[in-house]
Context: one part of a larger RNA
């Protein structure tokens, strides 16, 4: 100069970023990942409907079953999302990161673009009813039941395997492209309109839209292999047994000792193997003329991890923070038989520490999961809160003012100096205060209304597009702007021997005391204490600590 700082003293206002750098110590509450009824059968709620039944004035009242419904709600089956966004650096010195390649060795849900296809049976489990175990947690038996759940059978345009033939290509096991043969595998339907038909409705027909499988290119993500570069320490010289290559089979999306059997005996190492100690790399930050040096907090991009160790399940995608299994410490419930948890999400305790915030508002706006959509969710994220912790910005007056005023230091008693400072006089109002007006962030969906276009033999519908209206702000009555009001509410901290800007007096007397280095102090100390004057810098001053 710098800082994610701390501490002393001291503090007016705004704006933009920052804020557990230590115990990856343990966690009271609370939220942090749902969603879709347009996939599926119930249940409930709401309208409607009136039956059995009961009362009696035999028509009335009471009564409410069953059935039907637009509509709302959702435990439960099913989907798709909880591998994303958050959070921290514990381990890791490593193809971990950084850069440059390489797979003729690979996968990829949801997107996009062209194509094909969406026929035909079945049998079950929740949910619900019964019975039943347990104190909970959560179960067990028995019966019924749908489906975009599950499980045949068909069908194949791509597709996959296997033979085989051509033509380009490649060091190469081979690859690209094009036929032949044969073998093999898929699916699910929902939701509107229209026609006919009907006493009425449904289905059937057509038509969109959503939607499902097969499958190719592309996108986006992501696997691996390699080259080169990545602290110390030789007071660490040797190190390896799946070790190193090969054959074979496994194994995986995929090349490999990645596994396992057989051979064969090899690999690494002073160019620094093995140990051993530190560390998460890295764009960037700091600092420097610049090589260089130190440094990885905020922001981004990768890696690892998610009480501590293993371990697999699902799935396009984990070996999976807010999923499952074991074990292993610890904390809770308990009826002692058993059960229940994981804040290195966002707040916020305790502890530790020199040190780091609110148990705040909001999904209005960007993103993001689900949905045809309306919409729910969203501690990401936009706000606001707190802390001078940093940087920037503005104010704490402005002019004038000489008797150079009192008082206060000093004095050679003449005086100097505080000092145009002050009062005083004219002023102006930024910032605080009161009032009052009042944004921009909002266009997107959606609902109506017009209107182009596409599907289609037509209506009538729909999809996609324009254009018009209606509606939608947490921050917040805030920014911002008008007004009133009065100079009222706003300066301090260090320093003054030299380095280094700035001196006197007084007190002490090697004492108390300062000290960053030289070094002051032992009786006139510019050096210590205090004044009073001066220097710096100023919402800060300074000390300490790190680095250059």
């Nucleotide at each position: 100069g710098a800082c994610a700082a701390a501490c002393g003293c001291u503090g007016g206002c705004g704006g933009c970023g920052u804020g557990c750098c230590u115990a990856a110590c343990a966690c009271a509450u609370g939220c942090a990942a749902g969603u879709c009824g347009a996939a599926c059968g119930g249940a409930g709620c709401c309208u409607u409907g009136g039956a059995a039944g009961a009362g009696u004035u035999u028509a009335c009242u009471u009564g409410g079953a069953a059935g039907a419904g637009a509509g709302c709600u959702u435990a439960g089956u099913g989907g798709c999302g909880g591998a994303c966004g958050g959070g921290u650096g514990a381990g890791u010195a490593a193809c971990g990161c950084g850069u440059g390649g390489g797979u003729a060795a690979c996968c990829u849900a949801c997107c996009u673009a062209a194509g094909u296809g969406c026929c035909u049976g079945g049998g079950a489990c929740a949910a619900c009813c019964c019975u039943u175990g347990g104190a909970a947690a959560c179960g067990a038996g028995g019966g019924c039941u749908a489906a975009u759940a599950c499980c045949g059978g068909a069908u194949a345009a791509g597709c996959u395997u296997a033979u085989u033939g051509g033509a380009c290509g490649g060091c190469a096991u081979c690859g690209u492209c094009u036929g032949a043969u044969a073998a093999g595998g898929a699916a699910a339907g929902g939701c509107g309109g229209c026609c006919u038909c009907u006493g009425a409705a449904c289905a059937u027909g057509c038509u969109g839209c959503c939607g499902c499988a097969g499958a190719u290119a592309g996108a986006c993500g992501g696997a691996c292999c390699c080259g080169c570069g990545u602290c110390u320490g030789a007071u660490u010289a040797g190190c390896u047994g799946g070790u190193u290559g090969g054959u074979a089979c496994g194994g995986u999306a995929a090349a490999g000792g990645c596994g396992u059997a057989c051979c064969a005996a090899g690999g690494c190492g002073a160019c620094g193997a093995u140990c051993a100690g530190u560390a998460g790399c890295c764009g960037g930050c700091c600092u420097g003329a610049g090589a260089g040096g130190g440094u990885g907090a905020a922001c981004g991009g990768c890696c690892a991890c998610a009480c501590u160790g293993g371990g697999a399940c699902u799935g396009a995608g984990a070996c999976a923070c807010g999923g499952c299994c074991c074990a292993g410490a610890c904390u809770c419930c308990u009826a002692c038989g058993g059960g229940a948890g994981g804040c290195a999400g966002c707040a916020g305790u305790g502890g530790g520490g020199a040190a780091u915030c609110u148990u705040c508002c909001g999904c209005a706006a960007u993103g993001g999961a689900c949905g045809c959509a309306a919409g729910u969710c969203u501690g990401a994220c936009g706000g606001a809160g707190c802390a001078a912790c940093g940087c920037c910005g503005c104010g704490u007056g402005u002019a004038u003012g000489a008797c150079g005023a009192a008082g206060g230091u000093u004095u050679u008693c003449g005086g100097a100096u505080u000092g145009u400072a002050a009062a005083g006089u004219a002023c102006u109002g930024u910032c605080u205060u009161u009032g009052g007006g009042a944004a921009a962030g909002a266009a997107g969906u959606c609902u109506g209304g017009a209107u182009u276009u596409g599907a289609a033999a037509a209506u009538a519908u729909u999809g996609a597009g324009u254009c018009c209206a209606g509606g939608u702000g947490a921050c917040g009555g805030u920014a911002c702007c008008c007004a009133a009001g009065g100079a009222g509410g706003a300066a301090g901290c260090c320093c003054c021997g030299g380095c280094u800007a700035a001196c006197u007096a007084c007190g002490u007397g090697c004492c108390a005391g300062c000290a960053g280095c030289c070094g002051c102090g032992g009786u006139a100390a510019u050096a210590c204490g205090u004044a009073g004057g001066g220097g710096g810098c100023g919402a800060g001053c300074g000390u300490u600590g790190u680095c250059c």
Small-subunit ribosomal RNA, 5' domain from an uncultured bacterium, 548 nucleotides, folded computationally.
The full RNA is in RNAcentral, with records from ENA.
The prediction has a mean pLDDT of 85.